[in-house]
RNA sequence: CGCCGAAUCUCCGUCGCCCUGCGGCGGAGAGCGGGGGACCCAUCGGUGGCCAAGGCCACCUGGGGCGAAUCGCCGCGACGUCGCGGCGUAGCGCACUUUCUCGCGCGAGCCCGUCAGCUCACCCCGUAGGCAUGAGAAAGA
Repeated sequence: CGCCGAAUCUCCGUCGCCCUGCGGCGGAGAGCGGGGGACCCAUCGGUGGCCAAGGCCACCUGGGGCGAAUCGCCGCGACGUCGCGGCGUAGCGCACUUUCUCGCGCGAGCCCGUCAGCUCACCCCGUAGGCAUGAGAAAGA
C1' cells in the first nucleotide's frame, strides 16, 4: 500500500508512554452488520406401524440463529445420533466494478436452549479475529 470479514470513524472520562501524539480501560454517537417482533399471507414437527379412514400407538440431540461453509459416496474405529481420513459437491474468495477464459484457494467453526415463519411501529445485540498479493481480454467508472 493491500486481502477475507459487518467489524470503521468521531467525541468524552481515566491511566500510562517514546507526551502538539500514541496505547490500555470504561462510556456516548455516526456508519455498517445481525436478531426478535402485528394485521394479511403461510404453516399445523419428522419417521415407522395399525386401522372402522379419521384417528391411534411407538420412536426421534425437537426446533432455531450467525456464516460461503451444504449435500453425497468410500474406508477405518465405534456399535444408537458419534469420531477420524479420503474423493467429490451446493455455495464462497482472489486488489475500482461487471462479463468471459485460464489458474489458485475455502467449502469451517460457534451460539440459543424446547422457544422464535413472514412482519409496520417498536425492542435488543455486534463492531472481532486472521492474513501477505493470480493472469489475460472487453466494457464501464